A computed fold for a 1402-nucleotide RNA from an uncultured organism, annotated as small-subunit ribosomal RNA. Its mean pLDDT, the model's own confidence on a scale to 100, is 83.
RNA sequence: AACGCUGGCGGCAUGCCUAAUACAUGCAAGUCGAACGAGAGUGCUUGCACUCUAGUGGCGAACGGGUGAGGAACACGUAAGGAACUUGCCCCAAAGACGAGGAUAACCACGGGAAACUGUGGCUAAUACUGGAUAGGAUAUAGAUUCGCAUGAACCUAUAUUUAAAGGUGCGUUUGCAUCACUUUGGGAGAGCCUUGCGCAGCAUUAGCUAGUUGGUAGGGUAACGGCCUACCAAGGCAACGAUGCUUAGCUGGACUGAGAGGUUGAACAGCCACACUGGGACUGAGACACGGCCCAGACUCCUAUGGGAGGCAGCAGUAGGGAAUUUUCGGCAAUGGGCGAAAGCCUGACCGAGCAAUGCCGCGUGAACGAUGAAGGCCUUCGGGUCGUAAAGUUCUGUUGUAAAGGAAGAAUGAUCAAAGGAGGAAAUGCCUUUGGUUUGACGGUACUUUACCAGAAAGCUCCGGCUAACUACGUGCCAGCAGCCGCGGUAAUACGUAGGGAGCGAGCGUUAUCCGGAAUUAUUGGGCGUAAAGCGUGCGUAGGCGGCGUGUUAAGUCGAAUGUGAAAGCCCACAGCUUAACUGUGGAGGGUCAUUCGAAACUGGCAUGCUAGAGUACGGCAGAGGUUAGUGGAAUUCAAUGUGUAGCGGUAAAAUGCGUAGAUAUAUUGAGGAACACCAGUGGCGAAGGCGGCUAACUGGACCGGAACUGACGCUGAGGCACGAAAGCGUGGGUAGCAAACAGGAUUAGAUACCCUGGUAGUCCACGCCGUAAACGUUGAGAACUAAGUGUUGGGGUUACCCAGUGCUGAAGUUAACGCAUUAAGUUCUCCGCCUGGGAAGUACGAUCGCAAGAUUGAAACUCAAAGGAAUUGACGGGUCUCCGCACAAGCGGUGGAGCAUGUUGUUUAAUUCGAAGAUACGCGAAGAACCUUACCAGGGCUUGACAUGUCCGGAAUCCCGGUGAAAGCUGGGAGUGCCUUCGGGAGCCGGAACACAGGUGGUGCAUGGCUGUCGUCAGCUCGUGUCGUGAGAUGUUGGGUUAAGUCCCGCAACGAGCGCAACCCUCGUCUUUAGUCGCCAGCAUUAAGUUGGGCACUCUAGAGAGACUGCCGGUGACAAACCGGAGGAAGGUGGGGAUGACGUCAAGUCAGCAUGCCCCUUACGCUCUGGGCGACACACGUACUACAAUGGUCGGGACAGAGGGCAGCGAACCUGCGAAGGCAAGCUAAUCCCAGCAAACUCGGCCUCAGUUCAGAUCGCAGGCUGCAACUCGCCUGCGUGAAGGAGGAAUCGCUAGUAAUCGCCGGUCAGAAUAUGGCGGUGAAUCCGUUCCCGGGCCUUGUACACACCGCCCGUCACACCAUGGAAGCUGGCCACGCCCGAAGUCGUUACCCUAAC
Repeated sequence: AACGCUGGCGGCAUGCCUAAUACAUGCAAGUCGAACGAGAGUGCUUGCACUCUAGUGGCGAACGGGUGAGGAACACGUAAGGAACUUGCCCCAAAGACGAGGAUAACCACGGGAAACUGUGGCUAAUACUGGAUAGGAUAUAGAUUCGCAUGAACCUAUAUUUAAAGGUGCGUUUGCAUCACUUUGGGAGAGCCUUGCGCAGCAUUAGCUAGUUGGUAGGGUAACGGCCUACCAAGGCAACGAUGCUUAGCUGGACUGAGAGGUUGAACAGCCACACUGGGACUGAGACACGGCCCAGACUCCUAUGGGAGGCAGCAGUAGGGAAUUUUCGGCAAUGGGCGAAAGCCUGACCGAGCAAUGCCGCGUGAACGAUGAAGGCCUUCGGGUCGUAAAGUUCUGUUGUAAAGGAAGAAUGAUCAAAGGAGGAAAUGCCUUUGGUUUGACGGUACUUUACCAGAAAGCUCCGGCUAACUACGUGCCAGCAGCCGCGGUAAUACGUAGGGAGCGAGCGUUAUCCGGAAUUAUUGGGCGUAAAGCGUGCGUAGGCGGCGUGUUAAGUCGAAUGUGAAAGCCCACAGCUUAACUGUGGAGGGUCAUUCGAAACUGGCAUGCUAGAGUACGGCAGAGGUUAGUGGAAUUCAAUGUGUAGCGGUAAAAUGCGUAGAUAUAUUGAGGAACACCAGUGGCGAAGGCGGCUAACUGGACCGGAACUGACGCUGAGGCACGAAAGCGUGGGUAGCAAACAGGAUUAGAUACCCUGGUAGUCCACGCCGUAAACGUUGAGAACUAAGUGUUGGGGUUACCCAGUGCUGAAGUUAACGCAUUAAGUUCUCCGCCUGGGAAGUACGAUCGCAAGAUUGAAACUCAAAGGAAUUGACGGGUCUCCGCACAAGCGGUGGAGCAUGUUGUUUAAUUCGAAGAUACGCGAAGAACCUUACCAGGGCUUGACAUGUCCGGAAUCCCGGUGAAAGCUGGGAGUGCCUUCGGGAGCCGGAACACAGGUGGUGCAUGGCUGUCGUCAGCUCGUGUCGUGAGAUGUUGGGUUAAGUCCCGCAACGAGCGCAACCCUCGUCUUUAGUCGCCAGCAUUAAGUUGGGCACUCUAGAGAGACUGCCGGUGACAAACCGGAGGAAGGUGGGGAUGACGUCAAGUCAGCAUGCCCCUUACGCUCUGGGCGACACACGUACUACAAUGGUCGGGACAGAGGGCAGCGAACCUGCGAAGGCAAGCUAAUCCCAGCAAACUCGGCCUCAGUUCAGAUCGCAGGCUGCAACUCGCCUGCGUGAAGGAGGAAUCGCUAGUAAUCGCCGGUCAGAAUAUGGCGGUGAAUCCGUUCCCGGGCCUUGUACACACCGCCCGUCACACCAUGGAAGCUGGCCACGCCCGAAGUCGUUACCCUAAC
């Protein structure tokens, strides 16, 4: 600056950045009558005065004002030069102004034309115009003097040529004076013109440009130099220190920013330039190639009688248009300045002012003091309160601003005029100069300012409140709407969206957008980098350039000092001052250059000269080497060929096949051919600049190293361009080809396999010559020089055997590094030079250019897109990585599941409803320890609405009980009985009914808002902390290591030392013993009985209290003399004795809002409550978990034996009787070590039958008859008897449990429960097999390694294709813009030539 919201005042500034687009209208340059004639008007004294002005003439109009199109240039800035120049008005000095002449506008007359305008004839003036004289000047020639770096300049003399003038006014009168003009010359001031050094944009994907080009001679032209122009001659001139070309741009003082260096910019003000509708041109003039002049051409606009004319706001206002966007068609010449004039004065959109715009800067205000019950109201709330908030109200006060009234400036100085005084000059006067006083002159404006009166009255908004960044809550919304400068916010509890309350910031403004600088050391001169982040050219040689050893002398370019000049003013800075302050302004000072000149210094750098030997090189003596090129030569091996022997396979692979072989392969022997490569030696060994170099011999040849010190004397280092070399592959021509081997073919593998594997096989690999010029051409580390601890291996040389020099490796100090690491072979400390980098992608791509036969190489962008890409290290997690350990993890075994029937749970489907939840492991006989009603949450229907339940208020009634009607019931409705307890007599407690309102109620939603509880990893051995230490840090250490353990269990070691939660132990139970106690338990001995029945006893069993016991304690061995392990003794039990309880930090947003609790949301005559009936029990299927079996280790019948742990009063229920039985009847005992469930517990054992069958197996299903519970067994219970007698012949792929009193097998009991277990929790009986071992599967622990993963491998991620969109490249062709070159036509105009015409003179 603009936009959005808002807007009280004043001062000072600023105001078309876009269309140099087009412009209506008005104004912006005139003036002089004291240059001239003429005309008109006025006044009257009637021939005078005054006023006006069309024309002639003079001066001005070239200033002032506007704009920034063009221009990359002596345009601008700065500093010089002009001995190469001009200059009106102004100032100073000198001299002069003599004497003549003829015209012409105006005017008059007659014409042409629409107009603009114009023709002919006649009259007239000048400070208009023209000759003549004179002066000075100029030019030419000749001569003298002086000066300058030079071209040359100054001055003097002579001759020749040429060239001046104008008057007006006033006064006085005359020899005029004064003043304004005029002419010539010289000087000044100011202005202009020309030349030069330096400075002043981008692009090299613009590298070559130039014919008037560069210079000379002569001429022309100009105020003046000059190729400025012309002729002739020469062939030059510019350029990597960037010419030429293209693009962009007015330059500067300054402005913004920055600590500075810099970066960006050129509004206002000031200096310069350029332009004036576009292009060209000259005229006039002192000055223009002229914004408001002329001519021509063009575009556009206007007038027109169509013949012809007129115009140029980038002056001030204003209009249209463009645009996000920029003002009044104002006042005045009062001031300042300008033009003219003698002056008055006139003119002046310059200027001074006012107007509009919060556009900016500055100042002021919108009130101040007191005021708590902390009012009302809003918002929040844990409902207690908090906050807005002394804020308001209220009381007192003030009056800036405002309104009204009164007063009222400065800006005014001149000038003019009046009066007075003085001075120079003059004959005098006018006039001129100086001084004093009076009068007169203000657009702004009755403005600033002052005073008085009046009322708190008329004056606050904007943005923000997740972090950065000061400021938080509620509601609404629910990845929606929206926010956002970056990170990001929003998916139902949003401090981020919207609104409100509150708060923060600034304040007549506040935000947003745009641009610039800063922060950004993120282009690094100050002040960066290049091992791995972007970045060292593949390597060398070398040109220009840059840099360069020690000494002396000299110079003074760089450098340093001083002086002079300049660096306009304004601005910035400092001081003072003026407007009430400030902004603003004034005065003074300071400062500012890569500037110019002069003087000085001489250390350093440079130049010149002369030396030196430490750098560099040469010579000499040695020495190592796959250094290079060429020629020759050798053996081993492969292949092929010939021949012999020999026979059926060979070959190949994980396994095969293709292939070869009876036409004789493979194998083996001999001989031959040919090509290529050189085993062992061989080595972080050697050589080379790099690429690279390997049998042996010879020839030619490059370089290094060592030694001593003879020679040269800085000869050096680096190196833009340039040149050379440069693996492999590839290309061209010609050879060669044994092996190998892209392409290709075949065989396998595979879902496929254009691959990996196999059999073949061509280019190629080899040689010669020529290209290519690239690689992870890598030490991812440019070259050279110097310095800075050590130790150790190796190669070469020397040596006095101490060691020294040159290479090549490792480990490490200081130092350095982001870390990793590097560390005398630096990535350390410094110097010199070169190359390269500046976020990722697009892209080493496109276009252009160069090179190449081609392939391609070199150079090398942008649009667009993302908010990252990347490095090193850390912790985890993961790996079909490594080491190691463990677990019924595998293995070894036993028994199952998966097949059948049935039970049960689930999915799915169905349904009015089949209520809901649980979902891999960690859902599925789970919530449910038990759905006929109830439960119940679901469905259909009937009802209730303060409610089935709680609290509070009011009214009534004791409570309660009985009987009707209706109904499926709930409910609705009616009648009757009944009058209790306490009392201070008022009433109260409890209960029932009614009314209204607060409220109740919800198994409605959210387990992803939560508490609590639980599952799982996992009873796995882990998880952490404090202090210390290490690390820039994340973190590490401890917790790793050696052993050991069930164990982070323990020991040892260790920059760690300790500690906590876990492990273990402490707790319960079982196993042994002791002791205490002895009923309802027990019974050895005594007595007794049918019977521990009773007496008696408490020894034993048992019961249940208290104790003991086991600790690697003891012995031996192993081990490190440790921890511990192995074996043994004793012991009831031995190395955690068996079992249980006990679950670290955490994970799974695991499960549960339907156990309970609970935030928020939702329903409120219903999503609440109640009742009846139904459903949760459905049934084509599918899955899980059980039960029963398939039988003879069995079934069945009969006889016989042995438990443990439990339960029982709305209960267990004996005995007895009845029934085949379920059960029933009667009924004792028991509130339980007493009685009962309960019986002989079953498997077991003994005996009989069954004899391998769908059976005397198995029992589903169905029929009939019964029993029990319960208001009620239809949907939908359990049991009994009789009958019926399905599938099933040991179960595919797959899969589960279990290591000892375990698995397997057998029964018993409990909880729930009216009734209803194949489930579930317990109990005991009988009672095995196997464990070589840790390769593998699964899970887990520790260490280590890789990682582009961190939502962590169920991760991450690549490419094609399909569709849509964005941007860009290419593209035949078409088209536009700019520039250049060649040619043609050619306006106006200038110069020249020739001819003619006009003119009074010229």
The sequence is in RNAcentral, with records from ENA and SILVA.